[in-house]
RNA sequence: UAUCGAUAAGGGCAACCUGUCUGUAAGGAUAGGGCGCAAAGCAACCGAUCCCGAAGCAAAAAGACGGAAAGCGGGGCUGCCGAA
Numbered sequence: 001u002a003u004c005g006a007u008a009a010g011g012g013c014a015a016c017c018u019g020u021c022u023g024u025a026a027g028g029a030u031a032g033g034g035c036g037c038a039a040a041g042c043a044a045c046c047g048a049u050c051c052c053g054a055a056g057c058a059a060a061a062a063g064a065c066g067g068a069a070a071g072c073g074g075g076g077c078u079g080c081c082g083a084a
Stems, first nucleotide, its partner, number of pairs: 004082002012037002016033007035071001041077002045074003049068003
């Protein structure tokens, strides 16, 4: 250094609920509590998922363009510690 991940050490994040703000919506921000997480740090490249909704249409189904989400999976970049 790489791989790896301990009843190690110092810590970190925050599912979901509630309050407030914001967005057509999915969602996002923030405060409190704390499910869990060795990348639950960053980032929308791929698949899946969610929202809006054009053309179209009797209705239903479907869903162009656009958007969301990294705590669904894969891949990418970066990072603390150092037992076996």